[in-house]
Transfer RNA from a Gammaproteobacteria bacterium, 73 nucleotides, folded computationally. The prediction has a mean pLDDT of 83. The organism belongs to Gammaproteobacteria, within Bacteria. Its Rfam family is "tRNA". Its family is annotated with triplet codon-amino acid adaptor activity in the Gene Ontology. It was read from a public genome assembly.

This record gives sequence, structure tokens and C1' cells, in this order.
RNA sequence: GGGCCCGUAGCUCAGCGGUUAGAGCAACCGACUCAUAAUCGGCAGGUCCCAGGUUCGAAUCCUGGCGGGCCCA
Repeated sequence: GGGCCCGUAGCUCAGCGGUUAGAGCAACCGACUCAUAAUCGGCAGGUCCCAGGUUCGAAUCCUGGCGGGCCCA
């Protein structure tokens, strides 16, 4: 330098044009316990990496940039 893949909650990810962006774990609160853990219930947490474009409508499609991983040179 070239090619491919990925970027969504604190972490691991789902979501592949249309309601309000979700799950598990973690955190917090409560129940249980002498207490802790486990278990159960509840609550909160997101400019969907950034900018632009297409569209009535974009996390999703297109372009560019940034970051990460792999391969080739």
C1' cells in the first nucleotide's frame, strides 16, 4: 500500500428499512439469611463510532473518515 470482517448499555451480543432499540451478565434497590453467597423480584442505564447521502421513514442501504482484528504485498 491492497483485500475482507467488525464497531449497538459497564461487558458479551441480538436486531438486516416501519411501533417506544432489546436479551444475558454486571451495577443499584428490595425479599430470603444471624450474616455473606446463591436464588427470587424490581429499577436504572444507549448522541446505535463520526460526517454526509438515499428514502415518507435508516442502528439497518450507499459514500467518506476514524478505531480494532485477520490476510496479502